[in-house]
Predicted 3D model of a 73-nucleotide RNA (transfer RNA) from a Patescibacteria group bacterium. Its Rfam family is "tRNA". From the family's description: Transfer RNA (tRNA) molecules are approximately 80 nucleotides in length. Their secondary structure includes four short double-helical elements and three loops (D, anti-codon, and T loops). Further hydrogen bonds mediate the characteristic L-shaped molecular structure. tRNAs have two regions of fundamental functional importance: the anti-codon, which is responsible for specific mRNA codon recognition, and the 3' end, to which the tRNAs corresponding amino acid is attached (by aminoacyl-tRNA synthetases). tRNAs cope with the degeneracy of the genetic code in two manners: having more than one tRNA (with a specific anti-codon) for a particular amino acid; and 'wobble' base-pairing, i.e. permitting non-standard base-pairing at the 3rd anti-codon position. The prediction has a mean pLDDT of 82.

RNA sequence: GCACCCGUGGUGUAGCGGUUAACACAAUCGCCUGUCACGCGAUAGAUCGCCGGUUCAAGUCCGGUCGGGUGCG
Numbered sequence: 001g002c003a004c005c006c007g008u009g010g011u012g013u014a015g016c017g018g019u020u021a022a023c024a025c026a027a028u029c030g031c032c033u034g035u036c037a038c039g040c041g042a043u044a045g046a047u048c049g050c051c052g053g054u055u056c057a058a059g060u061c062c063g064g065u066c067g068g069g070u071g072c073g
Stems, first nucleotide, its partner, number of pairs: 001072007010025004018056001027043005049065005
């Protein structure tokens, strides 16, 4: 330099163009317990890397860009 893949709560992931972006763990609060842990219940937390475009509607499609990874040179 070229090609491909990835980027979504604190972490790991899901999400055929159409409901309030879902699940697990973690966090907070409560229940339970003599206490902790486990278990049970509840709560908060991401407008989806960034900028544009297409569309009635975009996390999803298109272009650009940034970061990470793999391969080739």